[in-house]
Molecule: Bacterial large signal recognition particle RNA
Organism: Actinobacteria bacterium ADurb.Bin346
RNA sequence: UCGUGCUAAGCGGGGAGCUAGCGGUGCCCUGUACUCACAAUCCGCUAUAGUGAGGCCGAAUUCCAGGCAUAGGUUCAUGGUGGUGAGGUUUGCGUCUGCGUAAGUGGCGUUGAAAGCCGGGUCCUGUGCGGCGCAGUGUUAUAAACUCCGUCAGGUCCGAGAGGAAGCAGCGGUAAGUAAAUUUCUGCGGGUGCCACAGGGAUACCUGACUGGAGCAAACUGCGCGGGUGGCACUUGUUAUCAUGGGUCGAAGCCUGGUGCACGG
Numbered sequence: 001u002c003g004u005g006c007u008a009a010g011c012g013g014g015g016a017g018c019u020a021g022c023g024g025u026g027c028c029c030u031g032u033a034c035u036c037a038c039a040a041u042c043c044g045c046u047a048u049a050g051u052g053a054g055g056c057c058g059a060a061u062u063c064c065a066g067g068c069a070u071a072g073g074u075u076c077a078u079g080g081u082g083g084u085g086a087g088g089u090u091u092g093c094g095u096c097u098g099c100g101u102a103a104g105u106g107g108c109g110u111u112g113a114a115a116g117c118c119g120g121g122u123c124c125u126g127u128g129c130g131g132c133g134c135a136g137u138g139u140u141a142u143a144a145a146c147u148c149c150g151u152c153a154g155g156u157c158c159g160a161g162a163g164g165a166a167g168c169a170g171c172g173g174u175a176a177g178u179a180a181a182u183u184u185c186u187g188c189g190g191g192u193g194c195c196a197c198a199g200g201g202a203u204a205c206c207u208g209a210c211u212g213g214a215g216c217a218a219a220c221u222g223c224g225c226g227g228g229u230g231g232c233a234c235u236u237g238u239u240a241u242c243a244u245g246g247g248u249c250g251a252a253g254c255c256u257g258g259u260g261c262a263c264g265g
Stems, first nucleotide, its partner, number of pairs: 001265006010056002012030004020046005034054005063258006072249016092232002094229008103221003107216002115211002118208005123200006129193002132189005139180004148173004156165003
C1' cells in the first nucleotide's frame, strides 16, 4: 500500500414543555436516516442516564473531536398596527342643552317702534234677567157597578086611594188617579249665558285711542359665560400580530484533524 474477514462505533437530529435530572411516547422545526413491545390521571433509567428482544452496516463520503454556519424555536427591549379594559379631562375636538348679547340673515315698523298714560275685555263679589233640569201648582181630556153628589126610565116597597119612600141601569158632574201640550205660576239646583247693572281688583294677555318720533324682537347663524355626555383624541393595563436589535438553544451543510484487530500479497 492492496485484498479478505471481524470488532468498537453507527443505523437521524433539534426546540419548547414535563422532570430532581436524563431519555422516550405526544406537540413543533428540519429532513428521509431499521423492526417489534411499553408509555401523559405517563413509560423506563441514574451523570456509564430509555428498558427488553431482533436485524443491517462496519475503520471511513458513513464513526469521533473542534470550528464555521444557519433553517427554526425560545426570551427580553423598542416601535407600528389591531382587539379589549380602565382613567379623568373640554387646560384637544365633537355632541346635547341653559342663560346672555345683538355682528350677520330673516321678520315687524313713519299706513307710526320703544316708552308713558287712559278706557274696555278676560278675573272676583253682589243684585237681577233669560235658559236648562227636577218638583209642585194651573189648564184640557179622561176617570167611581157597588163604598161620591144630582136626576133617577123600568122595576120594588108602604098606602083603600090620593100620594110617599128607597133606589139599579142610563145620563150629567166631581174626588183619588192617569194622560197631553202652548208651558200659567211657584220653589230648588248648576262646569247655564259673546246677558244687564253696580262695586272691586290687578297690569299677565287682548283690544281702542292720546303723547312720543325710530326703533323693536330674538327664529337661524355668530360671539360670551355655564351645565350634561364620554363618540373621537390623550394616558395607561392586557392580549394578538409585524418589524428592528440583544441574549440563548440549535438541525441540515462545509472545513480541519483523529481513530482498531486478524490473515494474506